The prediction has a mean pLDDT of 77. This is a predicted complex of two RNAs, RNase P RNA and transfer RNA, with 508 nucleotides together. It holds a member of the Rfam family "Bacterial RNase P class A".
[in-house]
RNA sequence: GCUGCCGGACGGGUAGUCGCUCAUGGUUGCGGUGCCGGUCAAACGGUUACUACAACGAUGGGAGGAAAGUCCGGUCUCCACAGAGCAGCGUGCCGGCUAACGGCCGGGGGCCUGGUGACGGGCCACGGAAAGUGCCACAGAAAAUAUACCGCCUUGAGGUGGGGCAGGCUUUCAGCCUGCCCGGCUUGGCAGGCUGGAGAGCCCGCCCCACUUUGAGGUAAGGGUGAAAAGGUGCGGUAAGAGCGCACCGCGGCGGGAGUAAUUCCGCCGGCAGGGAAAACCCCACGUGGAGCAAGACCAAAUAGGGGAGGAGGGACUGCUCGUCCCGUUUGACUUCCGGGUAGGUCGCUGGAGCCUGCCAGUAAUGGCAGGCCUAGAGGAAUGACUGCCACCUUUCGGGGCACAGAAACCGGCUUAUAGUCCGGCAGCCUCU
RNA sequence: GCGGGAGUAAUUCAGUGGUAGAAUGCCAGCUUCCCAAGCUGGACGUCGCGGGUUCGAGUCCCGUCUCCCGCUCCA
Repeated sequence: GCUGCCGGACGGGUAGUCGCUCAUGGUUGCGGUGCCGGUCAAACGGUUACUACAACGAUGGGAGGAAAGUCCGGUCUCCACAGAGCAGCGUGCCGGCUAACGGCCGGGGGCCUGGUGACGGGCCACGGAAAGUGCCACAGAAAAUAUACCGCCUUGAGGUGGGGCAGGCUUUCAGCCUGCCCGGCUUGGCAGGCUGGAGAGCCCGCCCCACUUUGAGGUAAGGGUGAAAAGGUGCGGUAAGAGCGCACCGCGGCGGGAGUAAUUCCGCCGGCAGGGAAAACCCCACGUGGAGCAAGACCAAAUAGGGGAGGAGGGACUGCUCGUCCCGUUUGACUUCCGGGUAGGUCGCUGGAGCCUGCCAGUAAUGGCAGGCCUAGAGGAAUGACUGCCACCUUUCGGGGCACAGAAACCGGCUUAUAGUCCGGCAGCCUCU
Repeated sequence: GCGGGAGUAAUUCAGUGGUAGAAUGCCAGCUUCCCAAGCUGGACGUCGCGGGUUCGAGUCCCGUCUCCCGCUCCA
């Protein structure tokens, strides 16, 4: 120097002309009050005093960080209110700050996410699912009382195939024995019996294996479904399996240590029960009366109502008298007084949980002390318009643009919108010394 | 200034957390000589917008935008 992360601040400057509004002085005009003179009392005259109104002129002040949305909390005002409770609404880890809060600060826990690096960053509606009720579509065996589709294993029955063993029958062969026959004798022939071997065929039984059908049982490892499947991983174990046993992790209970607490660490015990969802109803704890400045208070026309008193007359034609007409005397004309109240005016209205600076306490939010300051207050609603110069962005060199946005009783927060600039801390890269 | 309500098809409105619907309108066909009516079929949606809770949001919660309504006192 560039880029980036986190936090904070500012959010056009200056000059001129003409306007708007508020405050405070000034001058003038026309009034009022007071005082003086004057008068019997007034009228009237004067006035260096105060003051309403109007005009003119002067000086000074005059939108925001969000003035916005009106989402929370308060001040203030009116209404309601013996006390207590219910309903409704709001809030919800712990501690602190505060007038208060759903805000802020600090801490704890959980989730997500990285980057070469800054060793971190972001988010959290974060009480209770073991009080109860309800929900979890589709898929899946089963969605919360667990269950069993495939699979795995044990076992009963049956079938098919293969293998093995044993037995029986038939046939064949060899040997031996007995009897008979042929023959001179030998070799022999026939029948029966026994023994043995081998081959073939048939029958029956047993065992094993594989496949398959079905019944009974065990299992929850695996498969498959789903967003989610009844603690997870590993080893052992078992017929197969399984917290069935063990180790680690998770979970629950108890005890001890640390901490104000949330919480955390250690040890022991328990084989594990209790899926999710309360931004479903609900339960628990805490808080909460309602409305809002168009709240509300005061002064107060005309007209029309209301109340009190008087009241027999009142009014028009008509200046007077008469006359005529209208209103009125139970429904009260007319006169007068009172009250509410509209238009209108005044207050509420801006000096306040105020701002700035410094010091102190505290990690911080915040609080305390001292000094200084006054900083819009309108009401069909002011705070503006034009021009020059400068700053910034852009340019086709003529110019164009310069964010979000405008107080309405006030204050503390939150949320949303916002061009650009500056400051602080830190990191990466490049360059120079 | 203060308070209350509503945004779903072109229009008017429905819509228990589980595939977004009705009527009118629009388009096409049938019917008719033609039109209207009628019958049949079809198209039409950022559920105002952005987040969150949830397996799942038109629906629940938060923020935001737009529109509509009401407001002193007496009678």